Description
The RNA shown here (transfer RNA) has 73 nucleotides and comes from a bacterium. Its Rfam family is "tRNA". The family's RNA type in Rfam is transfer RNA.

RNA sequence: GCCCUUGUAGCUCAACGGAUAGAGCAGUCCCGUCCUAAGGGAAAGGUUGCAGGUUCGAUUCCUGCCAAGGGCG
Numbered sequence: 001g002c003c004c005u006u007g008u009a010g011c012u013c014a015a016c017g018g019a020u021a022g023a024g025c026a027g028u029c030c031c032g033u034c035c036u037a038a039g040g041g042a043a044a045g046g047u048u049g050c051a052g053g054u055u056c057g058a059u060u061c062c063u064g065c066c067a068a069g070g071g072c073g
Stems, first nucleotide, its partner, number of pairs: 001072007010025004018056001028042004049065005
């Protein structure tokens, strides 16, 4: 230098181009217990890496950058 993959909540991951982007864990609150724990319930938590483009509509498709990993030279 070229090619490929990945980037979504604090962490690990979902989401045929179509309803308000969901789940588990962690954290918070409540129940529970003599007190912890197990267990149960509730709420909260997101600039979908960044900037553009296509589209009625983009996490998803296209372009360019950035970051991580891998391959080739």
The sequence was found in a public genome assembly.